Model confidence (mean pLDDT): 82 of 100. SAM riboswitch aptamer (S box leader) from Flavilitoribacter nigricans DSM 23189 = NBRC 102662, 119 nucleotides, folded computationally. Lineage of the source: Bacteria > Bacteroidota > Saprospiria > Flavilitoribacter > Flavilitoribacter nigricans. The sequence was found by an Rfam model in a public genome assembly.
[in-house]
RNA sequence: AUUUUAUACCGAAGGGUGGAGAGAUCGGGCUCUACGAAACCCUGGCAACCUUAUCACUUCCGAUAAAAGGUGCCAAAUCCCGCCGCUCAGAUAAUACUGUCGGAGUGGAAAUAUAAAAU
Numbered sequence: 001a002u003u004u005u006a007u008a009c010c011g012a013a014g015g016g017u018g019g020a021g022a023g024a025u026c027g028g029g030c031u032c033u034a035c036g037a038a039a040c041c042c043u044g045g046c047a048a049c050c051u052u053a054u055c056a057c058u059u060c061c062g063a064u065a066a067a068a069g070g071u072g073c074c075a076a077a078u079c080c081c082g083c084c085g086c087u088c089a090g091a092u093a094a095u096a097c098u099g100u101c102g103g104a105g106u107g108g109a110a111a112u113a114u115a116a117a118a119u
Stems, first nucleotide, its partner, number of pairs: 001119008013043005021032003026082004044074003049070002051066005078111001083108006090101004
């Protein structure tokens, strides 16, 4: 770097250095930020993917507990929307079918992130 699988509405902040941006990318929205952004460091914490114990099953899938170790994470749903459906209500043109427009809810896809594994 690529691929596969799983997860992503829960949870968890203080200090130091730093000095203007940040929230992945593009567009739109919204938000955070000199009461100090990003980044780096220290300490603390959250969670439970890998891990450990017990139980169950042994074909697959599991349940409960723990947190020493490997990662991860600690504003807002992956901050929200964008693509394809479905439902609902509305505006508008025509009013018979229907078309157009934006909105709310919802399912999926894509993308992204993380873990585990493979190449």